Context: one part of a larger RNA
Molecule: small-subunit ribosomal RNA, 5' domain
Organism: uncultured prokaryote
This record gives sequence, structure tokens and C1' cells, in this order.
RNA sequence: GAUUGAACGCUGGCGGCAGGCCUAACACAUGCAAGUCGAGCGAGAAAGCCUUCGGGUGAGUAUAGCGGCGGACGGGUGAGUAACGCGUGGGAAUUUGCCUGGUAGUGGGGGACAACAGUUGGAAACGGCUGCUAAUACCGCAUACACCCUACGGGGAAAAGGGGGCUUCGGCUCUCGCUAUCAGAUAAGCCCGCGUCAGAUUAGCUAGUUGGUGGGGUAAAGGCCUACCAAGGCGACGAUCUGUAGCUGGUCUGAGAGGAUGAUCAGCCACACUGGGACUGAGACACGGCCCAGACUCCUACGGGAGGCAGCAGUGGGGAAUAUUGCACAAUGGGGGAAACCCUGAUGCAGCCAUGCCGCGUGUGUGAAGAAGGCCUUCGGGUUGUAAAGCACUUUCAGUAGGGAGGAAAAGUUAGUCGUUAAUAACGGCUAACCCUGACGUUACCUACAGAAGAAGCACCGGCAAACUCCGUGCCAGCAGCCGCGGUAAUACGGAGGGUGCGAGCGUUAAUC
Repeated sequence: GAUUGAACGCUGGCGGCAGGCCUAACACAUGCAAGUCGAGCGAGAAAGCCUUCGGGUGAGUAUAGCGGCGGACGGGUGAGUAACGCGUGGGAAUUUGCCUGGUAGUGGGGGACAACAGUUGGAAACGGCUGCUAAUACCGCAUACACCCUACGGGGAAAAGGGGGCUUCGGCUCUCGCUAUCAGAUAAGCCCGCGUCAGAUUAGCUAGUUGGUGGGGUAAAGGCCUACCAAGGCGACGAUCUGUAGCUGGUCUGAGAGGAUGAUCAGCCACACUGGGACUGAGACACGGCCCAGACUCCUACGGGAGGCAGCAGUGGGGAAUAUUGCACAAUGGGGGAAACCCUGAUGCAGCCAUGCCGCGUGUGUGAAGAAGGCCUUCGGGUUGUAAAGCACUUUCAGUAGGGAGGAAAAGUUAGUCGUUAAUAACGGCUAACCCUGACGUUACCUACAGAAGAAGCACCGGCAAACUCCGUGCCAGCAGCCGCGGUAAUACGGAGGGUGCGAGCGUUAAUC
């Protein structure tokens, strides 16, 4: 000099864009953060209103249940990890729901379990027994181009229906699904070369250890596991041990080489009260799932139960220190749904904070009697100083009032046209018209109004280093980054006048180059 997720002191007008628990991965009150589908299925209220008191309507609505898809994404944190964890470049022995393209199918049966009803246990959480029932839930059978196994003879494995239109009720057709399989895309698992902090006051480490064979296991190679056999494997090119640490793109600095660092944003990894385990599933050994153990907190009728903010706000605590228990799904994106739509503390916005960067303002011109006052003085004067006052103007920003974009594309309705079809239904694509959707928002921006009106401080002035005098103090009080000032004339302490530097900031402290 540059820089910072900064803090502290004094001061503080506006806006834009960013950033905001670096400490206790400490404990958490409360609310919200993952649901959705009735076009998979069976059930199915009540309040209210009307009433001829029978009932009707509300309404096949709400709601719970079975079932499907999603809760493995998105969001948070950096505790652990010196490791194929990450970075980079390769590899072969794999899986991949939804999506895209192709091929072939979607036949015929069966038995249950919730909900519900009855009964019963418990303080509760939550159950037990009996009976009834549906399905795109579950299970056989049939079929098998392709698929899997094979000793090449053969053997094995599937499915589910829903919605719409026409109908002479035979069926035809469209669409969303379902099953098997081949490819693609995407995503993921695995292996290897190289790179990746410090300590030798850590020198030896290793028994599934290193390799082989048989077997098991996995989606998949493999001591991944197991039985037997061999005795190997790593290490001064630093094994092992100890300490520290998430890694990277990047960021800061520097002419560069390098050094330091890893907040925000992006990629990967790990974790979810602590430790362990599996289940389901295409995918988890699963933040807002399950089981066990532990610590802690809460409820209890003492028998037993409930919980997990390192999601968004918020609270206590710790700390020098870090924000609102806000608005909206309008946009972008995600989940479910045929869609309408629902959900979304992701996200978009707003609030707080000079935390940072950038921009603007706090007036402009004129004005010498060089006013008054202050300070200094050699008492002549000098300086503050065109500074003020006065005169003439302007109105940015803030204030008040009015106008006012863009972020909105869609979806929906109607018409036309094309595809499909037996069809002018229905459905889908395209085009046109109409209609409607904004949290921000009193938006950005524009216009008008009034009046200089509402808006300047902080540090320093001995040398380094720009800027000097007076008073007070008297090695005291104090200053100080280094050299050093202060013991009676202190440009170095404290105050004042003046000056210098920066300016809505200025200094100090901490840290890096």
C1' cells in the first nucleotide's frame, strides 16, 4: 500500500447492488418447512336451510381407510475424514423409477385384509377378538417373437384396468395406463495412474494380514465373507503413530514466481441428539421413516408412553460480534394429478444493520466596510476570510399530490385448420379472437407544488509524514507504531485558535499478502 463474512470508539442525509452466528455439531417454547391423486377402490357424515314432521337439501361434499406416485429431490451444517475423500486423466465386471425410440402382448380364475359393524383392554399412547367387503392391493393357471438357465435333450418367468365418443348392445374407436424385452438418455455404484498439511523428540508396521484353490455373497470385479494351502505384504522415495484439516472451481495479495485462504455462488463428499442395525424401494442403511441401546427433556392413574431446528423465523446460552416468530405462490423451479388445481420457509420479495462496493446530496453566483466576535501580536497590525451578513438565483435528494410501464408467458372459452377415426363425436397439434391472473406496490419512471429550506463529521499537525502558535502542567498528569517526548519558556502531555488529510464516513484493534 492492498484486502476483510470483521469488531470497537466518535459521527451519520438518500439510493442501487451485494453480504449478514467465523464462537457452543450447545439446549430448544411456539408456528410453518411434503404432499397429492375420487379419471385405481369400497365406504360415507354433521352443522345449517326447507318441511305436509314421513322427509328433502346440504352431498355422494367433508373426512378417515385400502391403493399409486413422491417423502433418496429441494433446504441445512462442516462434527468426522490425510482417505480413491477431493482434483485430473483413464478403465470394466454393473444397476438405472419417471423420460425417448422399437418389438410383442394385455386371456381366464381364486382367496384375503383395512375401512365398517359388534365386543373388549388401557390414564394415555395405542391395541385385542369376532363378523362383512372392493380394487390398478395379493396369489395360482394359460400363453411367450424377443428374454434367462442349459449337459443343447430341454427347462423357467408376465400383465390391470380407468376415462371419453358412437352403437343395431354383437362391437368399433380414441386416450391414459399395465407386462415382457431391445436400445438411448439421465443418474449412480466400482477399480486404477498422478497430485493433495505438519512432526523422526513417531522406525519399524501387519494375521484376513499378502497371494492361491473351492464355496458363499452382491446390481457388479474383489479377502467382501468362509474352509484349506503357501508365507507373504508395506517401509528412509518416510510405512506405522501423533497433531491439524472437509476437498475443488475459486478468493486475497503480488510485476510475476509465489504466499495466504476455501464466507457468499457453483461442483463433489460427509453428517442429521450420541452409537449400532436393518426394512421398504429403481434409488436410503433414509434430517422432519422404523427398531435397539445411551444421555437429556416432557407427560403419567407409576403399569407405561412422547421428543430430536446442523430446514425458515424465533428463544435461552456462549461471544468482541452477526437480522423478522414478515408477504406471496404473481414469476422461475419441484412433487402429485388427464386437467382444473393443491402443496412448496425451494424461490420471488419485503423488514433490520454505513457490514462492504458504487452513485448522489448537504446549495450556486455575487459580495471588502476586509463588519462583529475569536486567536495571535513586535500593539503598527496579522489571521479566521468571500468565509458570514446582504443581494440575485436554482430545487437534485428527502416531503406532499397526481399520473404510470415492465416483470404475464400460460391456463380457459369460441372459431378455423391438420392428425386420428367408420365418424362432422371425442382427443391431440397449430392459428386467430375474446376473457382473465402481480406478493413486491404508495414499484421503476414522469409531472406539479413550496422553500436554502431537512442533511458533516472524524483523525492528525516533533521526524518518518502533508500540516504551528498561545495558554495550562512541571519526569507529575500523561503520550507513544519506531526513534523517543514531559524535571518552569513542551510545535511531542491537556485545552484553544489556526492548519493538513479523508469525507457519510473517519480512526483504532485483529488478520493475510